[in-house]
RNA sequence: GAUAAAGGCAAACCGGUCGUAAGAUCGGGACGCAAAGCCAAGACCCCACAGUUUCUUACUUGAAGCUACGGGAUAGCUGGGCUACCGAA
Numbered sequence: 001g002a003u004a005a006a007g008g009c010a011a012a013c014c015g016g017u018c019g020u021a022a023g024a025u026c027g028g029g030a031c032g033c034a035a036a037g038c039c040a041a042g043a044c045c046c047c048a049c050a051g052u053u054u055c056u057u058a059c060u061u062g063a064a065g066c067u068a069c070g071g072g073a074u075a076g077c078u079g080g081g082c083u084a085c086c087g088a089a
Base pairs, nucleotide, nucleotide: 001086008033009032013028014027015026016025017024018023037082038081039080044072045071046070051066052065053064054063055062
């Protein structure tokens, strides 16, 4: 970072599997991407099985709140590290 070349990745959505969920993964799919390649993360974001608090109920019944030992890095933003194709302006 180009009306270039060779390529690459894959949003939404749909289906299968795992999971309480967030989400992950496989297949289809293609909105887009010059790092939409990789890594970490006690900032940040999401969920709430379990735990706990409040209200409620005939009844740990139902509802709400808080909290990771669960996830994400959401293709975005902020702060970092590493690596990579081409060669016009």
The RNA shown here (c-di-GMP-I riboswitch aptamer) has 89 nucleotides and comes from a marine sediment metagenome. Rfam family: c-di-GMP-I riboswitch aptamer. Its family is annotated with cyclic-di-GMP binding in the Gene Ontology. The coordinates come from a structure-prediction model, not an experiment, and the mean pLDDT is 77.